[in-house]
Model confidence (mean pLDDT): 80 of 100. A computed fold for a 73-nucleotide RNA from a Pseudomonadota bacterium, annotated as c-di-GMP-I-GGC riboswitch aptamer. Lineage of the source: Bacteria > Pseudomonadati > Pseudomonadota. Its Rfam family is "c-di-GMP-I-GGC riboswitch aptamer". Rfam links the family to the GO term cyclic-di-GMP binding.
RNA sequence: AAAGAAAAAGCCAAACCUGUCGCAGGACAGGGACGGAAAGCCACGGGUCGAUCAGAUAGCCGGGUUACCUUUA
Numbered sequence: 001a002a003a004g005a006a007a008a009a010g011c012c013a014a015a016c017c018u019g020u021c022g023c024a025g026g027a028c029a030g031g032g033a034c035g036g037a038a039a040g041c042c043a044c045g046g047g048u049c050g051a052u053c054a055g056a057u058a059g060c061c062g063g064g065u066u067a068c069c070u071u072u073a
Stems, first nucleotide, its partner, number of pairs: 001072004011036002016031006034059001040065003044062003047057003
C1' cells in the first nucleotide's frame, strides 16, 4: 500500500426482560446473545420511522473519517 477466503486475542451486542426519560419513533442503564470485520464516529445523499414539525435511525443502503486482526506485496 492492497485485499477480506479462513480465523478471532481483544471489542460491540439484535430479539426479549427490568428500570428511567420521551406523545411517539426511540434513547440510556442492567441482564441477555441473534449476529457484526468497523454493528467505531459523522445525519452529507437516499430509505424508513415520526403529530410527518422538531427530531429518531450509523444493527437499512451509500458516502466521509479513524482504528483492530489476518493475508499479500